[in-house]
RNA sequence: GGCCGCGUAGCUUAACUGGAUAGAGCACUUGACUACGAAUCAAGAGGUUGCAGGUUCGAAUCCUGCCGUGGUCACCA
Repeated sequence: GGCCGCGUAGCUUAACUGGAUAGAGCACUUGACUACGAAUCAAGAGGUUGCAGGUUCGAAUCCUGCCGUGGUCACCA
């Protein structure tokens, strides 16, 4: 350098053939419980779906470029 895959909340991930408000678990915050904690229960906060464009009535999903990451092939004596 070529090709292929992946990128969604702090972490791990779901989201059907493109369909209306992007969910869940853990973690975090608050409360209940407890002598205090842990555990448990309840509630809450947390998202530019990597970035920029495009297609579409509608994009996490499709297309293009770029960035990051992984794999593979080649180059390099």
Predicted 3D model of a 77-nucleotide RNA (transfer RNA) from a Saprospiraceae bacterium. It was read from a public genome assembly. Its mean pLDDT, the model's own confidence on a scale to 100, is 80.